[in-house]
RNA sequence: GGAGACGUGGCCUAGCCUGGACAGGGCAGGAGGUUUCUAACCUCCCGAUCGGCGGUUCGAAUCCGUCCGUCUCCG
Numbered sequence: 001g002g003a004g005a006c007g008u009g010g011c012c013u014a015g016c017c018u019g020g021a022c023a024g025g026g027c028a029g030g031a032g033g034u035u036u037c038u039a040a041c042c043u044c045c046c047g048a049u050c051g052g053c054g055g056u057u058c059g060a061a062u063c064c065g066u067c068c069g070u071c072u073c074c075g
Base pairs, nucleotide, nucleotide: 001074002073003072004071005070006069007068010027011026012025013024020058029045030044031043032042033041051067052066053065054064055063
């Protein structure tokens, strides 16, 4: 230099191809129940404007462009 994949809570991950109203789940965290205590179990609570910017659209995590970052391959 060329090509590709990925980026969503504190952590992991689904949703993206086929746009639709409050972004789902698990772990972690908090409160309570249960227990002599702890663990386990049960109930409730808490957290992401989806890497940045711009565009398309009535509507964007999703489509398009560009940039940034990580990784892989080619030279």

Predicted 3D model of a 75-nucleotide RNA (transfer RNA) from candidate division MSBL1 archaeon SCGC-AAA259O05. The coordinates come from a structure-prediction model, not an experiment, and the mean pLDDT is 82. The source organism's lineage runs through Archaea, Methanobacteriati, Methanobacteriota and candidate division MSBL1. Rfam family: tRNA. The family's RNA type in Rfam is transfer RNA.